[in-house]
RNA sequence: GCGCGGGAGAGCACCGUACGGACGGUCGCCGAAGGAGCAAGCCGAGGUUAGCCAUGCCUCGCGCGAAUCUCUCAGGCCCCCGAACUGCGC
Numbered sequence: 001g002c003g004c005g006g007g008a009g010a011g012c013a014c015c016g017u018a019c020g021g022a023c024g025g026u027c028g029c030c031g032a033a034g035g036a037g038c039a040a041g042c043c044g045a046g047g048u049u050a051g052c053c054a055u056g057c058c059u060c061g062c063g064c065g066a067a068u069c070u071c072u073c074a075g076g077c078c079c080c081c082g083a084a085c086u087g088c089g090c
Base pairs, nucleotide, nucleotide: 001090002089003088004087005086006085011027013026014025015024016023017022028077029076030075034073035071036070037069041064042063043061044060045059046058047057048056
């Protein structure tokens, strides 16, 4: 990575269109497609301790650095589909 299986959350909200599905709008919500953000720590530069080196301490970097945390852009909020993650097989 592929196949099969397991797999949560949140209005069956209101209005319009064309019976409904679907779509659009309005508020209210969810986090587990995807996306985005950073903690410790590490790296670099400068300063300080002390005249020098080491160590310690301080400051700066649009540097590196996770997630099931955070954001809610996207996605989702009856069912189905999808679904991070996971069991088995390849």
A computed fold for a 90-nucleotide RNA from a soil metagenome, annotated as Glycine riboswitch aptamer. The sequence is in RNAcentral, with records from MGnify. Rfam family: Glycine riboswitch aptamer. Rfam links the family to the GO term glycine biosynthetic process. Its mean pLDDT, the model's own confidence on a scale to 100, is 80. The model forms 90% of the base pairs in the Rfam consensus.